[in-house]
C1' cells in the first nucleotide's frame, strides 16, 4: 500500500430572542370553569425523545380473575454442553459438522436397534432389494473341421444405463464368470488406555461390513408454561332512569296475599281533529349500587456514572456520586447568528443536515439508518 474480516462508539456543536409540557417554591383572589369530585389562572427555578421511542416476537414486574397443596393428561413451546441472568426462545465460552488460502462466518445441532409412514421424476429394482442392458455357462445333451458351436438348468451384483440417494471404495489375487469370498490401504462398526466439569477428543486394538434417508411426518424422550392485560385496578362521584327506606296525600270503581300491590273506566302524552295503536298516571326527604366525569395507578429503580476487586467472557460484588420527560392522542418547538459535514458554483454565495419520535415500567430479538471515529485481526505485494 492493496483487498478483507470482526468487535466498539457516536448520532450536528454553542449562543440570542419568543414559545409549549411537567416538578418544586413563592404568591394568591368572597378570581374563572364544573352540581360535585376536582381542575386552571401568575412570578421564579429546574427538567424536558431514541439507539431505535418502531415491529408488538420472545422473557419478566406490577394488577385483577380463578385457585386447599401435589401430580397427571391434552395443547403450545423449547432441544450439543458448560455458565450468566429476576427470567427467557436472550448472551457469554466451548464441543460436533459444513464453508473459506486466512482473519472469520453458518448451523430448527435429542431420539431413525419403541413404533407407524414417507422416499417425487427417471428407472428393472427405492429397503425382507433388483437381471433393463449384461458376463459366465464349471453341470447336462446335441452338432463338429475337435479350435469349438447352439441348447438347457443354472451362476454373477464385475459393465452399461436411471437417480438426491442403488445394500462400501481402489487396487491385487482369485474364478467358467463373478462377488468382502480372500488381501493391502482408505472408510465404516464396536471396544478403549489417556484427556476434559461436561458436550466431546482420542493412542491403541478387534470385527469382513452388519446399520440407506426423512422426525422444518406422526411420534418417543427431557424440560417449561393457569388466564386477561394500565380499557389491568383502586378511590371519588351528577343529571336521567332502575332499587330500598321514611313521611304525605289520593278523580272514580273493583280485587286480593290489605302493600300507593294489581286491574278497569276517566285523565295526560305520541304537532292539531277523528279512528286504530302503543305509552305515562303519585308528591317530598334520605339512602345504597352504578354511567358520564373526575383523581390516583404513573416512575428512586433487576435506574444510571465513575474507580476498584473478580472472570477468557456475558457478567457479578464493593466504594463514592447523581436523579433522570411523563401526559388528553396532541408537549419536548420556532427563529436568527457563529461554526461542522455535503451538493452545486471560478468565486461571491445558494441549498441540503440519515433514520426516525415516549405512553405502566424493565431485560432481550428484530427492522429502519446519512456521515464520522476508534480498536483488534487475516491474505497479498513491496521495502528495511
Nucleotide at each position: 500500500c492493496c483487498a478483507g474480516u470482526c468487535g466498539g462508539c457516536u448520532g450536528g456543536a454553542c449562543g440570542g430572542c419568543c414559545g409549549c409540557g411537567a416538578g418544586c417554591g413563592c404568591a394568591a383572589g368572597u378570581c374563572c370553569c364544573g352540581a360535585a369530585a376536582g381542575g386552571g389562572c401568575g412570578c421564579g427555578u429546574u427538567c424536558g425523545a431514541g439507539g431505535a421511542a418502531a415491529g408488538u416476537c420472545c422473557g419478566g414486574g406490577c394488577u385483577c380473575c380463578a385457585u386447599g397443596c401435589g401430580g397427571a393428561u391434552a395443547c403450545g413451546g423449547c432441544g450439543g454442553c458448560g455458565g450468566g441472568u429476576a427470567a427467557c426462545g436472550c448472551c457469554c465460552g466451548c464441543c460436533g459438522a459444513g464453508a473459506g488460502u486466512g482473519a472469520u462466518c453458518u448451523u430448527a445441532g435429542g431420539g431413525a436397534u419403541a413404533g407407524c409412514g414417507c422416499c417425487a421424476c427417471a428407472g428393472a429394482g427405492a429397503a425382507u432389494a433388483g437381471u433393463c442392458u449384461g458376463c459366465c455357462g464349471c453341470g447336462c445333451u446335441u452338432c463338429u473341421u475337435c479350435g469349438g458351436a447352439a441348447g438347457c438348468a443354472g451362476g454373477c451384483g464385475a459393465u452399461g444405463g436411471u437417480g438426491a440417494a442403488a445394500c462400501g471404495g481402489u487396487g491385487g489375487a482369485g474364478u467358467a464368470a463373478g462377488a468382502g469370498c480372500c488381501c493391502a490401504c482408505c472408510g465404516c462398526g464396536c471396544c478403549g488406555a489417556c484427556c476434559g466439569u461436561a458436550a466431546g477428543g482420542a493412542a491403541g486394538g478387534c470385527g469382513g461390513c452388519a446399520c440407506g434417508g426423512c422426525a422444518a411426518g406422526c411420534c418417543c424422550c427431557g424440560c417449561c408454561g393457569g388466564g386477561a392485560g394500565c380499557a389491568a385496578g383502586a378511590c371519588c362521584g351528577a343529571a336521567u332512569a332502575g332499587g330500598g327506606a321514611u313521611g304525605c296525600u289520593u278523580g272514580g270503581a273493583g280485587u286480593c296475599u290489605c302493600g300507593a300491590a294489581c286491574u278497569c273506566c276517566a285523565g295526560c302524552c305520541c304537532g292539531c281533529c277523528g279512528c286504530a295503536g302503543g305509552g305515562c298516571c303519585g308528591c317530598a326527604u334520605c339512602c345504597g349500587g352504578g354511567u358520564a366525569g373526575g383523581u390516583c395507578g404513573c416512575g428512586a429503580g433487576a435506574a444510571c456514572c465513575a474507580u476498584g476487586c473478580g472472570g477468557c467472557g456475558a457478567c457479578g460484588c464493593a466504594u463514592g456520586g447523581u436523579c433522570c420527560a411523563g401526559a388528553g392522542g396532541a408537549a419536548u418547538g420556532g427563529u436568527c447568528g457563529u461554526c461542522c459535514u455535503c451538493u452545486c458554483g471560478c468565486a461571491a454565495g445558494a441549498g441540503a443536515g440519515a433514520c426516525a419520535g415516549a405512553a405502566c415500567c424493565c431485560g432481550g430479538c428484530u427492522u429502519a439508518c446519512a456521515g464520522g471515529c476508534c480498536g483488534a485481526c487475516u491474505g497479498g505485494c513491496a521495502u528495511u

A computed fold for a 384-nucleotide RNA from an Alphaproteobacteria bacterium, annotated as Bacterial RNase P class A. The prediction has a mean pLDDT of 79. Its Rfam family is "Bacterial RNase P class A". It is annotated as a ribozyme. NCBI's taxonomy places the organism under Bacteria, Pseudomonadati, Pseudomonadota, Alphaproteobacteria. Of the family's consensus pairs, 95% are formed in the model.